[in-house]
Context: one part of a larger RNA
């Protein structure tokens, strides 16, 4: 030095676990915000910090309501409290709510800074007005009476004046409302300016509509063409938007608003006829509704939500550190959905099935009120240049929509039926509204899950959009487990009054010792034993 056993360190994999997650269904909710919001700054407790709640009334004030013995959020204690006079707590209304923040009084390098007006408070001046004193006069001088003087106090009107605190008001458009003003242009009119009232802005995860609009890319190359009217910008609305009651369609029979699903059918057809794109008639099914401000105001049987209440039935014996485990015998079930208790519980606790509930909110029957009922739509329809949309890339292009230039008829009339004409049938454009079937979920609530189990599921099971990184825009993580139970090792000894560690002790176990469950390899010692 090798090789083998055994036994230890490092190390952290497997392994069991879940407080996290994905994905779904079935309700509910789909909105907050100038009554000041989404998100935030600093602050608030007995006590340094960080979360959580809240806001100079600051882990809370208050009023109903429920609830009944313990409470004073969590990391974590102590200290001092509060509570059957009903605390904590849990549902519902109310108050209180700094500073920033659409932020809005002006300003700003958010969470700062500077400001008027007005009121509140206070101090004074006049003035009424009571009362209380003074002082003078009349006096039928003990009462009383008039008037003035000064004086104090209170209490109201009104004028002033105030350093600083306090409260409220003061933004900008736009509709009303009154006034005051005012051109061309006399009268007026437009305009302009104050006053008052309201209402709008900002935020939000998708779905929707509109207004703009790409390239990568496919075409095996590229340019019409495709991606794609996709992605991204803006505007805008609701809980759905959006469409919507035929100038549809069929086709000689007819059907009868719109919107969505299946087929029709990857077919008719379009297409450098490539590459690709792609209907409809018409059939079945989801829903159904009409109309001309489809509602508005009160009333509120009823229904459902709803802190929260009541909720059956087990006991021994074994083995255990513990019994739910085994055995023996019983019970309850409209309840043996599930978590939890020292292993694995129908009858231990929490539920749980059923039954019941206050406020409040929400649907909403019914009855009465008020109110209102449009009138046939011209620069239109057509038509022409030049674009788009329509599956339809001009094409035989119908229809639909308009930049630009044109221009009808008026129901005896007009549009349409895929160039056009004719016939024939079908509807009535150029005003308007209109519930359900559809689509999404930032988001509550209940349940599911041949969905994950810590390199996995969310980027985040943990104080994670954190640390960190970058000037920013932005990028972005590592990181779960003691034990049932802290019973978290008193006390003793080495040792620096260290680390650390040997005794004792708890404990079922400490090779469960907060470097904490199992603790595999990879690497590193040891002791033995065997070559060398």
């Nucleotide at each position: 030095g090798g090789c083998g056993u055994u036994u230890g360190g490092u190390g952290a994999a497997u392994g069991c676990c879940u407080u996290g997650g994905c994905a779904g269904u079935a309700a509910g909710a789909g909105g907050c915000g100038a009554u000041g919001a989404a998100g935030g700054a600093c602050g608030u407790g007995a006590u340094a910090c960080u979360c959580u709640g809240c806001g100079a009334u600051a882990a809370g004030c208050u009023u109903g309501g429920g609830g009944g013995a313990g409470c004073c959020g969590a990391g974590a204690a102590u200290a001092g409290g509060c509570u059957u006079u009903g605390a904590u707590c849990c549902c519902a209304g109310g108050a209180u709510c700094u500073c920033c923040g659409a932020a809005u009084g002006g300003g700003g390098c958010a969470a700062c800074c500077c400001a008027c007006u007005u009121g509140a408070u206070a101090c004074u001046c006049u003035g009424u007005u009571a009362u209380u004193g003074u002082u003078a006069g009349c006096a039928u001088c003990a009462c009383g009476c008039u008037a003035a003087u000064c004086a104090a106090u209170a209490a109201c009107c009104g004028g002033g004046u105030a350093a600083a605190c306090c409260a409220a008001g003061u933004a900008c458009u736009u509709a009303a409302u009154a006034c005051c003003u005012g051109a061309a242009u006399a009268c007026a009119u437009a305009g302009g300016g104050u006053u008052u009232u309201a209402a709008g802005a900002g935020c939000g995860a998708a779905c929707c509509c509109g207004g703009g609009g790409a390239a990568c890319u496919g075409a095996a190359a590229c340019a019409u063409c495709u991606a794609a009217g996709u992605a991204c910008c803006c505007g805008g609305a609701g809980g759905a938007a959006a469409g919507g009651a035929a100038a549809u369609c069929a086709a000689c029979a007819g059907a009868u608003a719109c919107u969505c699903c299946c087929c029709u059918a990857g077919u008719a057809g379009c297409g450098g006829c490539g590459a690709g794109c792609g209907a409809a008639c018409g059939g079945g099914g989801a829903c159904c509704a009409g109309c001309c401000g489809a509602g508005c105001c009160u009333u509120g049987a009823g229904a459902g939500u709803g802190a929260c209440c009541a909720g059956a039935a087990c006991a021994a014996u074994c083995u255990g550190g513990a019994a739910a485990g085994a055995u023996u015998g019983a019970c309850c079930a409209u309840a043996g959905u599930g978590g939890g208790u020292g292993a694995c519980a129908g009858u231990c606790c929490c539920g749980u099935a059923u039954g019941g509930g206050a406020a409040g909110c929400u649907c909403g029957a019914u009855a009465g009120g008020a109110c209102g009922u449009a009138u046939u739509a011209a620069g239109u329809a057509g038509g022409g240049c030049g674009g788009g949309a329509c599956a339809c890339g001009u094409g035989a292009a119908a229809u639909c929509c308009u930049g630009u230039c044109u221009g009808a008829a008026c129901a005896u009339c007009g549009g349409a039926g895929g160039a056009c004409c004719a016939c024939c049938u079908u509807c009535g454009a150029a005003g308007g509204c209109u519930a359900a079937g559809u689509a999404c979920u930032c988001c509550u609530u209940a349940c599911u899950g041949a969905c994950c189990g810590a390199u996995a599921g969310u980027g985040a099971a943990c104080c994670a959009g954190u640390a960190c990184c970058g000037u920013g825009a932005g990028g972005g993580a590592a990181a779960g487990g003691u034990g049932a139970a802290a019973a978290g090792c008193a006390c003793c000894c080495c040792g620096a009054c260290g680390a650390g560690g040997g005794g004792a002790g708890u404990g079922a176990a400490a090779c469960a010792g907060u470097a904490c469950c199992u603790g595999a390899a990879a690497c590193c010692g040891a002791a033995c034993g065997c070559c060398u």
Model confidence (mean pLDDT): 82 of 100.
Predicted 3D model of a 532-nucleotide part of an RNA (large-subunit ribosomal RNA, domain I) from Phaeobacter sp. CNT1-3.
Its Rfam family is "Bacterial large subunit ribosomal RNA". Its family is annotated with ribosome and structural constituent of ribosome in the Gene Ontology.